Context: one part of a larger RNA
RNA sequence: UUGGGUUUAAAGGGUCCGUAGGCGGUUAAUUAAGUCAGGGGUGAAAUCCCACAGCUCAACUGUGGCACUGCCUUUGAUACUGGUUAACUUGAGUUAUAGUGAAGUAGAUAGAAUAUGUAGUGUAGCGGUGAAAUGCAUAGAUAUUACAUAGAAUACCGAUUGCGAAGGCAGUCUACUAACUAUUGACUGACGCUAAUGGACGAAAGCGUGGGGAGCGAACAGGAUUAGAUACCCUGGUAGUCCACGCCGUAAACGAUGGAUACUAGCUGUUGGACGUAAGUUCAGUGGCCAAGCGAAAGUGAUAAGUAUCCCACCUGGGGAGUACGUUCGCAAGAAUGAAACUC
Repeated sequence: UUGGGUUUAAAGGGUCCGUAGGCGGUUAAUUAAGUCAGGGGUGAAAUCCCACAGCUCAACUGUGGCACUGCCUUUGAUACUGGUUAACUUGAGUUAUAGUGAAGUAGAUAGAAUAUGUAGUGUAGCGGUGAAAUGCAUAGAUAUUACAUAGAAUACCGAUUGCGAAGGCAGUCUACUAACUAUUGACUGACGCUAAUGGACGAAAGCGUGGGGAGCGAACAGGAUUAGAUACCCUGGUAGUCCACGCCGUAAACGAUGGAUACUAGCUGUUGGACGUAAGUUCAGUGGCCAAGCGAAAGUGAUAAGUAUCCCACCUGGGGAGUACGUUCGCAAGAAUGAAACUC
């Protein structure tokens, strides 16, 4: 390389948008580029292959033939692919009606809890643990009552619930924005799928500037435990956690399962619609169990890991190594790309 693969053995890009490219629904006409058939030219010789011949054989050599799978040209064929033209509606989209949700952004606001402060009541402990101690407390703590202030998070509802491309999203209300679903008409008429390069978004931690700081809490300090204890436990506690703006661009970013389309037995929950008096039927999601099939097995099984097609990404023994070097990006931390020697 061919082939074979990518849930768990190496391997699906974190997610989406989209450029080039690749691939692409139904019907008719036309064209004849691809495709197919015939003819002509060329495809040097040697070589290869086949047959025969010459050296006593063979290697070697000679003669003839095939072949040279290609290219050019010409005459045709027209099913398929392509080009052009015309049309279609089932793919895709627009509109109308009805509805859905923790989808996003901004603002406002509520109650519980916690902490602190002030004041009252009240007196000797509180706190913490396996047991203790550090710690707090007669300068009046803990407890309890009232008021005030602050920041962060939203109990119950709450659920294999819902929404979002993913990350993720949860008190309530308002404004703005986006999405999705069903329904039956109308409209456009293939406008589609995928997507290298590129762009946008992207948990937590971390970074920059300015705020904020109740609780929690890396680092750190002390008390225990222990042979030791740079830990687990306890008392404190700084960064951080929160907000605004700007970076970072990584995660077991997981369904460890790329996207799209079509097809292939059933049973049973549930969310949102439509139809129906009801039983129930049906569309779009979201779960469980299983048939066939698939799979090394575990399992999967219409939300496929089944049967097929199209496009992208990735893998090719372990270690060395996601390292070195170079380059790009970044304030830095570092990220992306990404070897080899050597070794088993």
Record summary: The part of an RNA shown here (small-subunit ribosomal RNA, central domain) has 344 nucleotides and comes from uncultured Maritimimonas sp. RNAcentral holds the full RNA, with entries from ENA and SILVA. The prediction has a mean pLDDT of 89.